Model confidence (mean pLDDT): 81 of 100. This is a predicted structure of a 74-nucleotide RNA (transfer RNA) from a Bacteroidota bacterium. The organism belongs to Bacteroidota, within Bacteria.

RNA sequence: GGCGAGAUAGCUCAGUUGGUUAGAGCGUCGGAUUCAUACCCCGGAGGUCCCGAGUUCAACUCUCGGUCUCGCUA
Numbered sequence: 001g002g003c004g005a006g007a008u009a010g011c012u013c014a015g016u017u018g019g020u021u022a023g024a025g026c027g028u029c030g031g032a033u034u035c036a037u038a039c040c041c042c043g044g045a046g047g048u049c050c051c052g053a054g055u056u057c058a059a060c061u062c063u064c065g066g067u068c069u070c071g072c073u074a
Stems, first nucleotide, its partner, number of pairs: 001073007010026004019057001028044004050066005
């Protein structure tokens, strides 16, 4: 250089042939329990869905460009 995959919560990831609330586990905070801690249980907070533009009534999802990461290859 060429080809392909990926970027979503603090971390690891799901998600949708475009449809009106974006989710799980872990973590974190509060509560309950306990003599106390941990486990278990209940509840809460936390997201410009990598950036920009386009299409559309509507975009995390489709199209184009860019950035970064990973893999294969010369």